[in-house]
RNA sequence: GGGCGCGUAGCUCAAUGGUAGAGCACGUCACUUAUAAUGACGAGGUCCCUGGCUCGAUCCCAGGCGCGCCCA
Numbered sequence: 001g002g003g004c005g006c007g008u009a010g011c012u013c014a015a016u017g018g019u020a021g022a023g024c025a026c027g028u029c030a031c032u033u034a035u036a037a038u039g040a041c042g043a044g045g046u047c048c049c050u051g052g053c054u055c056g057a058u059c060c061c062a063g064g065c066g067c068g069c070c071c072a
Base pairs, nucleotide, nucleotide: 001071002070003069004068005067006066007065010024011023012022013021018055026042027041028040029039030038048064049063050062051061052060
């Protein structure tokens, strides 16, 4: 320099263009003599940035940024 992929909660990851979810972690409560485990509830997100298409974008398109793999 070229090609491909990825970027979503603290972490690991889902989500076919129609109000963003799960597991773990965290908080409260129940249970227990107590802790763990278990159960219930809860909090936590500018969906990497900018622009475009659209009635409507995490999703589609373009550019940028970051990371990874391959080729040279």
Predicted 3D model of a 72-nucleotide RNA (transfer RNA) from a Patescibacteria group bacterium. RNAcentral holds the sequence, with entries from ENA. The coordinates come from a structure-prediction model, not an experiment, and the mean pLDDT is 83.